RNAcentral holds the sequence, with entries from ENA.
A computed fold for a 267-nucleotide RNA from a Pseudomonadota bacterium, annotated as Bacterial large signal recognition particle RNA.
A source record names the gene ffs.
The source organism's lineage runs through Bacteria, Pseudomonadati and Pseudomonadota.
Its Rfam family is "Bacterial large signal recognition particle RNA". From the family's description: The signal recognition particle (SRP) is a universally conserved ribonucleoprotein involved in the co-translational targeting of proteins to membranes.
Its mean pLDDT, the model's own confidence on a scale to 100, is 80.

RNA sequence: CCGUGCUAGGCGGGGAGCUAGGGGUGCCCUGAACCGGAAAUCCCCUUCAUGCCGGGCCGAACUCCCGCCUGCGAUCGCCGAAGCUUCGGGGAAGCACCGGGAUACCCGGCGACGACGGUCGGGUCCUGCGCGACGGCGCCCUGCGAACCGAGUCAGGUCCGGGAGGAAGCAGCUCUAAGCAGGAGUUGCCGGGUGCCGCAGGAGCGCCUGGCCCAGCUGGGCCCCGGCAAGCGCCCGAAGCGGAAGCGACCAAGGGCGGGUGCACGG
Numbered sequence: 001c002c003g004u005g006c007u008a009g010g011c012g013g014g015g016a017g018c019u020a021g022g023g024g025u026g027c028c029c030u031g032a033a034c035c036g037g038a039a040a041u042c043c044c045c046u047u048c049a050u051g052c053c054g055g056g057c058c059g060a061a062c063u064c065c066c067g068c069c070u071g072c073g074a075u076c077g078c079c080g081a082a083g084c085u086u087c088g089g090g091g092a093a094g095c096a097c098c099g100g101g102a103u104a105c106c107c108g109g110c111g112a113c114g115a116c117g118g119u120c121g122g123g124u125c126c127u128g129c130g131c132g133a134c135g136g137c138g139c140c141c142u143g144c145g146a147a148c149c150g151a152g153u154c155a156g157g158u159c160c161g162g163g164a165g166g167a168a169g170c171a172g173c174u175c176u177a178a179g180c181a182g183g184a185g186u187u188g189c190c191g192g193g194u195g196c197c198g199c200a201g202g203a204g205c206g207c208c209u210g211g212c213c214c215a216g217c218u219g220g221g222c223c224c225c226g227g228c229a230a231g232c233g234c235c236c237g238a239a240g241c242g243g244a245a246g247c248g249a250c251c252a253a254g255g256g257c258g259g260g261u262g263c264a265c266g267g
Stems, first nucleotide, its partner, number of pairs: 001267006009058003012030004020046005034055004064260007073251001075249004083241008094232002097227005105221006117213008125202006131195002134191004138186001140183005150175004158167003
């Protein structure tokens, strides 16, 4: 120096967290490095620390150990950007709000079934006169309707008379008065929450309606002028939430460089 067989050792690592502490499962960062089993109200350990149980591969080196450099990333601390919220202040231009003005354009509405507007007229409203309907009263007709204080006729009975006869008169019947009911109709009277009624005068903001003239009219938007207040937007400041970036501490995968490191046999 080479070959063969072994051993140490390797077959992922790390951070936070949990824990008395350490390691694991779980979470996260790396990265690519065997298989099976159990593990967070947990699994295995213990004086400085490795995971536990079972099986397998590689094997002294590009794979192990040490040192230095670099460095993804995590945790902690300091500081603190964007953004959000609230408060205070400001406030000319934007939005919102109010008033006015323009009408080319846009949206909607009305319009030759005649809009908007103008004009003439009527009704609705008030007053007066009139007519009518309705209701009531009256008149008329019909019916009922009076123990006695209505009429006619008056049985019985009563009275007068010698007699003939006469008188008054209850009940009944009939007819009526007051009164009650029904009906028709009207020369009468009264009434009003009465009338598509007539005549006249009046009123007239509104509403309804008819005739004539006429072709665009109109609400809003866009636009212009002014106002307004501070509601939104905007500016300044403060506080809170928030947490980028940066700095520091510490840990740190991976990578790079360098160094180091067994045993046996044989050649």